Notes: This is a predicted structure of a 74-nucleotide RNA (transfer RNA) from Hypoxylon sp. FL1150. The sequence is in RNAcentral, with records from ENA. Rfam family: tRNA. Its family is annotated with triplet codon-amino acid adaptor activity in the Gene Ontology. About the family: Transfer RNA (tRNA) molecules are approximately 80 nucleotides in length. The family's RNA type in Rfam is transfer RNA.
[in-house]
RNA sequence: GCUGGGGUGGUCUAGUGGUAAGACGCCGGGACAGCAGCUACCGGAGAUCGUCGGUUCGAAUCCGACCCUCGGCA
Numbered sequence: 001g002c003u004g005g006g007g008u009g010g011u012c013u014a015g016u017g018g019u020a021a022g023a024c025g026c027c028g029g030g031a032c033a034g035c036a037g038c039u040a041c042c043g044g045a046g047a048u049c050g051u052c053g054g055u056u057c058g059a060a061u062c063c064g065a066c067c068c069u070c071g072g073c074a
Base pairs, nucleotide, nucleotide: 001073002072003071004070005069006068007067010024011023012022013021018057026044027043028042029041050066051065052064053063054062
């Protein structure tokens, strides 16, 4: 230099044009006859989707450039 994958709450992932979802973690509650409980279970908060533009009524999603990261080729 060429080429392909990836970048989404604190973490790991889903979502491939129409309300951004799940698990863990975090915060609050919390049964099993009293106490305890880091438990089951219930509730809650948190993401301008790598950046800047473009297309569209509408973009995490499509297009362009760039940044970071992993691999391949030279």